[in-house]
RNA sequence: CACUCAUCCAGAGGGGCAGAGGGACACGGCCCGCUGAAGCCCCGGCAACCUCCGCCUGCGCAUGCGCAGCGGGAGGUGCCAAUUCCGUCCCGCGCGGCUCGACGGCCCGACGCGGGGAAGAUGAGGA
Numbered sequence: 001c002a003c004u005c006a007u008c009c010a011g012a013g014g015g016g017c018a019g020a021g022g023g024a025c026a027c028g029g030c031c032c033g034c035u036g037a038a039g040c041c042c043c044g045g046c047a048a049c050c051u052c053c054g055c056c057u058g059c060g061c062a063u064g065c066g067c068a069g070c071g072g073g074a075g076g077u078g079c080c081a082a083u084u085c086c087g088u089c090c091c092g093c094g095c096g097g098c099u100c101g102a103c104g105g106c107c108c109g110a111c112g113c114g115g116g117g118a119a120g121a122u123g124a125g126g127a
Base pairs, nucleotide, nucleotide: 001126003125004124005123006122007121008120013043014042015041016040017039021032022031023030026088027087028086029085044080045079046078049076050075051074052072053071054070056069057068058067059066060065061064084119089116090115091114092113093112094111095109096108097106098105099104
């Protein structure tokens, strides 16, 4: 880092240095921030993707190994405001608007809900 797969509404913060920004990018919204942002360091924690461990469960066989599950949390990462903070593109439903005598139609929308996509993040592969 092209590409592939999985996950992304759960969870988890203190200190030191620093000194004005930050929430990936663009726009809009909404937030965080001098009661200290980014960044760096230390300590702590969360989680269980990969590895590892198990005296637990099931299956298979070549009978101590494999696979699956479960448990642990030692190693490699990751993460520790807000759903990946929310929207943007598409679809459905609702609501409103327009139109119609009505049934209905349109898709006009700084609106709501749900689903999907795009992009991104992380892990495991991979050249």